[in-house]
Context: one part of a larger RNA
RNA sequence: CGUUAGUAAAUUGAGUGGACAUGACCUUAGUACGAGAGGACCGGGUCGUACGUGCCGCUGGUGUAUCUGUUGUGCCGCCAGGUGCAAUGCAGAGUAGCUACGCACGGCAAGGAUAAACGCUGAAAGCAUCUAAGCGUGAAACCUUCCACAAGAUGAGUUUACUUUUAAGGGUCGUCAAAGACUAUGACGUUGAUAGGCUAUAGGUAUAAAGGUGGUAACAUCAAAGCCGAGUAGUACUAAUUGCCCGUACGC
Numbered sequence: 001c002g003u004u005a006g007u008a009a010a011u012u013g014a015g016u017g018g019a020c021a022u023g024a025c026c027u028u029a030g031u032a033c034g035a036g037a038g039g040a041c042c043g044g045g046u047c048g049u050a051c052g053u054g055c056c057g058c059u060g061g062u063g064u065a066u067c068u069g070u071u072g073u074g075c076c077g078c079c080a081g082g083u084g085c086a087a088u089g090c091a092g093a094g095u096a097g098c099u100a101c102g103c104a105c106g107g108c109a110a111g112g113a114u115a116a117a118c119g120c121u122g123a124a125a126g127c128a129u130c131u132a133a134g135c136g137u138g139a140a141a142c143c144u145u146c147c148a149c150a151a152g153a154u155g156a157g158u159u160u161a162c163u164u165u166u167a168a169g170g171g172u173c174g175u176c177a178a179a180g181a182c183u184a185u186g187a188c189g190u191u192g193a194u195a196g197g198c199u200a201u202a203g204g205u206a207u208a209a210a211g212g213u214g215g216u217a218a219c220a221u222c223a224a225a226g227c228c229g230a231g232u233a234g235u236a237c238u239a240a241u242u243g244c245c246c247g248u249a250c251g252c
Base pairs, nucleotide, nucleotide: 001152005163006162007161008160009159010158011157015149016148017147018146021049022048023047024046025045026044027043033038051106052105053104054103055102059100060099061098062097066093067092068091069090070089071086072085073084074083075082076081110144111143112142117137118136119135120134169246170245171244172243173189174188175187176186177185194239195238196237197235198234199233200232201231203228204227205226211222212221213220214219
């Protein structure tokens, strides 16, 4: 822009894409078969491998948010206590998020029409013949079934609701994240928990400073403390103010 007023939702499915894998073991059964050696079809069950999709409760990884230990050196006048730099200085842990090595799920089953093949009936050709007329069985292939998208399917479908001309609705702007290069998408904008702050807390780290006590001292203890807390909940303290713009057909 179109779909012939506009808008918000819900749908049908022409069509398109994806998926389709496979092993071992137990049983049937040491049965059928076979002199024996050996050793099934068919059917039932269990457990895997690879692949795919999703997720982070568990097990781990990462985690330059965070906490702690520690070396050298500079600074805060000195001590104590901190802080800068040294690959995040190095090292030990680690929340959220993202993840696999982790967890869950998937291929099932079935129908249709068939291929090779196997048949029934059956002539041409008094016989025979699956084929010539006719009728069956039959495969991971084909069409459905399963999953996703899908009316620009210009053949532009359908349904519901709203608006009826200062409309409905949308945009701009702002606070943002389950989203993200930008855009878009989604949440919220005082009739408000959208983000920050604050409070509490799941959780992380590992017992802060100052002081007391014990010890010559290192250190220990009073003390699971202190700090953090991307998660969760609460709370209008701060910021989401006010506006502006687009939109408005035909017919009567």

A computed fold for a 252-nucleotide part of an RNA from a metagenome, annotated as large-subunit ribosomal RNA, domain VI. Model confidence (mean pLDDT): 87 of 100. Rfam family: Bacterial large subunit ribosomal RNA.